[in-house]
Overview: Model confidence (mean pLDDT): 86 of 100. Predicted 3D model of a 104-nucleotide RNA (c-di-GMP-I riboswitch aptamer) from Gemmatimonas sp. It was read from a public genome assembly, where an Rfam model found it.
RNA sequence: GCGCGACAAGGGCACACCCGAUCGAAAGACGGGGCCGCAAAGCCAACGGGGCUACCGCGCGCGGUCGCAAGUCAGCCGCACGCCACGCCGGCCGGGUUGCCGAA
Repeated sequence: GCGCGACAAGGGCACACCCGAUCGAAAGACGGGGCCGCAAAGCCAACGGGGCUACCGCGCGCGGUCGCAAGUCAGCCGCACGCCACGCCGGCCGGGUUGCCGAA
């Protein structure tokens, strides 16, 4: 230096869950507690796969309203459902990148 990871040393992180006059439409994030676990559970989501969410948008249906060329009509509004990432997860995986310690 490369690999590897011990009932080693000294440290680090913090799942579920609880709390919040924090951010967000949500997923989720952030802060406090917690301590399931983690040798990268540090960082990268603009590297790929996978997962979560669906504000906006699109589609469809129903209701309301308005218009005139008068209907299986157009516009607008509301509600329900479906689709969709530009949102999110690095503690889902691969990959990239930085890094502490040193028994076999």